[in-house]
RNA sequence: CUCUUAUCAAGAGCAGGCGGAGGGAAAUUGGCCCGAUGAAGCCCAGCAACCGACCGUAAUACCGUUGUGAAACGGGGCGCAUUUUUUGACUGCGCCAGGAGAAAUCCUGUAAGGCACGGUGCUAAUUCCAUUCAGAAAGUGAAUUUCUGAGAGAUGAGAG
Numbered sequence: 001c002u003c004u005u006a007u008c009a010a011g012a013g014c015a016g017g018c019g020g021a022g023g024g025a026a027a028u029u030g031g032c033c034c035g036a037u038g039a040a041g042c043c044c045a046g047c048a049a050c051c052g053a054c055c056g057u058a059a060u061a062c063c064g065u066u067g068u069g070a071a072a073c074g075g076g077g078c079g080c081a082u083u084u085u086u087u088g089a090c091u092g093c094g095c096c097a098g099g100a101g102a103a104a105u106c107c108u109g110u111a112a113g114g115c116a117c118g119g120u121g122c123u124a125a126u127u128c129c130a131u132u133c134a135g136a137a138a139g140u141g142a143a144u145u146u147c148u149g150a151g152a153g154a155u156g157a158g159a160g
Stems, first nucleotide, its partner, number of pairs: 001160008013044001016043003022034003029130003045123003050119003054114002062075005077095005096109005127152001132150007
C1' cells in the first nucleotide's frame, strides 16, 4: 500500500502538569462549532473491551408433542448478563467436545460470561453536519424535509 471482516447515537480530564495558537482524520467546497476561563502536541489520569494471557461446564431429572429410529421442539432445570447493595421476578444470552474407568467418578479443552495483566484504540458536538451515488416517504407539482442503503473515512483483527 491492497484485500477480507467486525464496530462506529453509549462511555471517559469544566478545576492534573508541561506547552504555547491553533483545532474539529481524509480530496473539494460550504456550514456550524471549540480555543488566552488557554488549541495542537507530550506526560499523567480515565473509558471501553478489538486481540493476547488468565478465570469460567453447574444442572439438563422429569413432563408433553412429533418421529420406525437417531433425534427435534415446547415446558422444566443449570450458569451468566442487566437496573442500584442483596434476594427475587421479567427479559436476553449460553448450555458442548475429547479421554480414563466395570462403575461411582476423574482429567483436559472450554460456552455464555468475567477480569483489566500485556498489545492497540479512544476521551466536545452521530464519523460535528452537508457536499458523491441509489432507493423510499411527506408535498398537486416544484422547492424542500425526513429516513434507509452504498460510497468515503476511523479503529481493531487477519491475509498478501
Predicted 3D model of a 160-nucleotide RNA (SAM riboswitch aptamer (S box leader)) from Bacillus oleivorans.
The source organism's lineage runs through Bacteria, Bacilli, Caryophanales, Bacillaceae and Bacillus.
The model forms 91% of the base pairs in the Rfam consensus.
The coordinates come from a structure-prediction model, not an experiment, and the mean pLDDT is 75.
Its Rfam family is "SAM riboswitch aptamer (S box leader)". Its family is annotated with regulation of gene expression in the Gene Ontology.
RNAcentral holds the sequence, with entries from Rfam.